[in-house]
Molecule: c-di-AMP riboswitch aptamer (ydaO/yuaA leader)
Organism: Actinomycetes bacterium
């Protein structure tokens, strides 16, 4: 001087997941209530249009789905192939970030996990629920605009 780790402020990022009181507790967490946000059930109108079985019921939260091609299991039918899951690459709907916005260029990224349990379209009143968790820190132009200005 670089580099990694832990601590404390601070400022930013995805996510509804943030603030106010009050009390345990023992220095940071619970727990209850209140705000503000976010989910979910839930008429009439509209919308869907009988009910069993059999294969692989159905649904919700989220951007997180959808295709191809491999490999591995499983199940049916016959020697091929049709399904259904896991894994790995390539893509893609669609989604974030590049430190006031919003447009254009340009650039980096994700494209998940999980919940409900045979049941649920939208839905006023009504109810009912969560309010977590994970990173990251000099950080691209240009254009129109707000803000702000000893």
């Nucleotide at each position: 001087c670089g580099g990694g780790c832990g601590c404390g402020g601070c400022c930013g990022c995805c996510g509804a997941g943030u603030c106010c009181g009050c009390g345990a507790c023992c220095c940071g967490u619970c727990g209850c209530g209140g705000a503000g946000c976010c989910g979910g059930g839930g008429a009439c109108c509209c919308a869907c249009c009988u009910c069993u079985c059999c294969c692989c019921g159905g649904g919700g939260u989220g951007a997180a789905u959808c295709g191809g091609c491999g490999c591995g299991c499983g199940u049916c039918c016959c020697c091929g192939g049709a399904u259904g899951c896991g894994c790995g690459c390539c893509g893609u709907a669609g989604g974030g970030c590049c430190a006031c916005u919003u447009c254009c260029a340009g650039g980096c990224c994700c494209g998940a996990a999980c919940c409900c349990g045979u049941c649920a379209g939208c839905u006023a009143a009504c109810c009912c629920g969560g309010u977590a968790g994970g990173c990251g820190g000099c950080a691209u132009g240009g254009a129109a605009g707000a803000a702000g200005g000893a």